The RNA shown here (SAM riboswitch aptamer (S box leader)) has 116 nucleotides and comes from Chitinophagales bacterium 65-1. The coordinates come from a structure-prediction model, not an experiment, and the mean pLDDT is 80. NCBI's taxonomy places the organism under Bacteria, Pseudomonadati, Bacteroidota, Chitinophagia, Chitinophagales.
RNA sequence: CACUUAUCAAGAAAGGCAGAGGGUAAUGGCCCGUUGAAGCCUUGACAACCUGCAAUGUUUUUAAAUAAAUAGAUGAAAGGUGCCAAUUCCAUCCCGAAGGUCGGGACAGAUAAGUC
Numbered sequence: 001c002a003c004u005u006a007u008c009a010a011g012a013a014a015g016g017c018a019g020a021g022g023g024u025a026a027u028g029g030c031c032c033g034u035u036g037a038a039g040c041c042u043u044g045a046c047a048a049c050c051u052g053c054a055a056u057g058u059u060u061u062u063a064a065a066u067a068a069a070u071a072g073a074u075g076a077a078a079g080g081u082g083c084c085a086a087u088u089c090c091a092u093c094c095c096g097a098a099g100g101u102c103g104g105g106a107c108a109g110a111u112a113a114g115u116c
Base pairs, nucleotide, nucleotide: 002115003114004113005112006111007110008109013043014042015041016040017039021032022031023030026092027091028090029089044084046082048081049080050079053075054074056071057070058069059068060067088108093105094104095103096102
C1' cells in the first nucleotide's frame, strides 16, 4: 500500500520557535489565518479503538465467587495509537414525481484493531 470489521451530530488548552498558508482524493463553495496558518518542541486536556483493572452474566471447577475460561452491554483509569474550529465544515452520486428544503443511503476520507 491492499483487504476485513467497527466508529465518525459529543468532547478537549496554553507557552516557545517559525513566518503564509490551512480546513486530510478531486471539484465547487464557505470558513479559519500577521489579533500569527502549516510544521517542530514542552506541558496540559479529551476519550474512539486496543491493553490492563474492577463489577456483572455464562460455563467448568472448588467445601466456598475457590480457581480458570469466556462475553454484546457497565465503571473508573490513561499504558499503546489517536485527537484538541465549524456534523468527516457543506455539497457532488442514488432514492423519496419535478424544483427548493429535508431525510435516508452509497462513494470517498479519517481513526483503531486484525490479516497479508